[in-house]
Context: one part of a larger RNA
RNA sequence: UGACGGGGGCCCGCACAAGCGGAGGAGCAUGUGGUUUAAUUCGAUGAUACGCGAGGAACCUUACCUGGGCUUAAAUGUAGAGCGACAGAUUGUGAAAGCAUAUAAGCCAGCAAUGGCCGUAUACGAGGUGCUGCAUGGUUGUCGUCAGCUCGUGCCGUGAGGUGUUAGGUUAAGUCCUGCAACGAGCGCAACCCUUACCUUUAGUUGCCAUCAUUAAGUUGGGCACUCUAAAGAGACUGCCGGUGUCAAACCGGAGGAAGGUGGGGAUGACGUCAAGUCCUCAUGGCCCUUAUGUCCAGGGCUACACACGUGCUACAAUGGCCGGUACAAAGAGUUGCGAUGCCGCGAGGUGGAGUAAAUCCCAUAAAACCGGUCUCAGUUCGGAUUGGAGUCUGCAACUCGACUCCAUGAAGUUGGAAUCGCUAGUAAUCGCGGAUCAGCAUGCCGCGGUGAAUACGUUCUCGGGGUUUGUACA
Numbered sequence: 001u002g003a004c005g006g007g008g009g010c011c012c013g014c015a016c017a018a019g020c021g022g023a024g025g026a027g028c029a030u031g032u033g034g035u036u037u038a039a040u041u042c043g044a045u046g047a048u049a050c051g052c053g054a055g056g057a058a059c060c061u062u063a064c065c066u067g068g069g070c071u072u073a074a075a076u077g078u079a080g081a082g083c084g085a086c087a088g089a090u091u092g093u094g095a096a097a098g099c100a101u102a103u104a105a106g107c108c109a110g111c112a113a114u115g116g117c118c119g120u121a122u123a124c125g126a127g128g129u130g131c132u133g134c135a136u137g138g139u140u141g142u143c144g145u146c147a148g149c150u151c152g153u154g155c156c157g158u159g160a161g162g163u164g165u166u167a168g169g170u171u172a173a174g175u176c177c178u179g180c181a182a183c184g185a186g187c188g189c190a191a192c193c194c195u196u197a198c199c200u201u202u203a204g205u206u207g208c209c210a211u212c213a214u215u216a217a218g219u220u221g222g223g224c225a226c227u228c229u230a231a232a233g234a235g236a237c238u239g240c241c242g243g244u245g246u247c248a249a250a251c252c253g254g255a256g257g258a259a260g261g262u263g264g265g266g267a268u269g270a271c272g273u274c275a276a277g278u279c280c281u282c283a284u285g286g287c288c289c290u291u292a293u294g295u296c297c298a299g300g301g302c303u304a305c306a307c308a309c310g311u312g313c314u315a316c317a318a319u320g321g322c323c324g325g326u327a328c329a330a331a332g333a334g335u336u337g338c339g340a341u342g343c344c345g346c347g348a349g350g351u352g353g354a355g356u357a358a359a360u361c362c363c364a365u366a367a368a369a370c371c372g373g374u375c376u377c378a379g380u381u382c383g384g385a386u387u388g389g390a391g392u393c394u395g396c397a398a399c400u401c402g403a404c405u406c407c408a409u410g411a412a413g414u415u416g417g418a419a420u421c422g423c424u425a426g427u428a429a430u431c432g433c434g435g436a437u438c439a440g441c442a443u444g445c446c447g448c449g450g451u452g453a454a455u456a457c458g459u460u461c462u463c464g465g466g467g468u469u470u471g472u473a474c475a
Base pairs, nucleotide, nucleotide: 001475002474003472004471005470007469008468010466011465012464013463015459016458019423020422021421022420026314027313028312029311030310031309032308033307034305035304042053043052064300065299066298067297068296069295070294077124078123079122082120083119084118089103090102091100092099093098106117107116108115109114127289128288130287131286132285136283137282138278139277140276141274143272148187149186150185151184152183153182154163155162156161167178168177169176193266194265195264196263199233200232201231202230203229204228207224208223209222212221213220237260240254241253242252243251244250316416320375321374322373323372324371325370332363334361337356338355342351343350344349382413387408388407389406390405391404392403393402429451430450431449432448433447434446435445
């Protein structure tokens, strides 16, 4: 100087407390361990692995296994003396890949010889998701959006080092003020960026409709007030008032205001730590394989199942289930696409093809909510697993192994032990909608809006963190 302490003191955080809702019990989905297997490819493993890499394993993917082949595929370059169809096509065989046989004889110049061009066998050159993340780059997680981490000069100390960065206040903050052998500076903090909340101006189609007509309908004329859209501005700065405070920084209360003290949310992650993760994104040192650890193909596997764990979905019901009626979104996607009206089917869907490269058309009825009816506390009109049958769609192909529909079946489950998780406001909870991936497949992920709470006395305790001080047989 650090690190550590079941040492002290100060401060903070959904850390506890106060609340709300979960998970742990059930069924299913999904990941992992284990076991099994020819193979169940590999990686990730306290927090910081386990709906993670994977934003989508039927083939492909695919790296694994079994079997059948090849010895050089693609790209690039050199040689090409051999060949002129050996490549391609046809045929046979085969699960395919491949292999075999025969047929068939490039282009240009030239009468020809021959020359050139083109293509190709072949040779060299490759290839490896093989090992090492403890050889590395790049990149990522975590401490942590925590408030810290340092430097120059000076000063102090023999030196390691200290000071500055400590102290008194204050802050979300090493934020700011005052003081001080320190004076300054850098990386962080904050601000600058995006979005959201109010207003103004400009603009008015594909958007909107107050006034005037018109219509089934903003449908049409008309209009750009309003909504909205999208560009530029304005606005919030402790600016104003009162109090507290060291004539400070700041804090408390108030006014005005759409918004008040960082307004809400996001992006943004200092020096470093964990030899943290990744050689299977990519790049790369070294090592290893080279008729195979490379490469092509078919089938299988990654989907197994006495069991254990994580993350979710659906429930156990009456604040509910079912039936009928009837409102109100936002944000997105769309040309190999989205696909309307109509017709067929109980339905999944089919038929057909108006419109639409989209503020125009379409996906597309939002659902919970509200109104009315019914059920009356039951393993039920709760719950929907499982199973049988019949179908639809995608796709060469749904057996292993897809999703969905209809009929039938109707399991466990009556609120969950110890222990445990999330959340402080448009949040939790709850309700639907969209997108990426994608032929098809979503309870996952990423977004969007609707409805919309309770509680916080407080910091004694638990966990984590930041200063300070003290002890140390630790470095």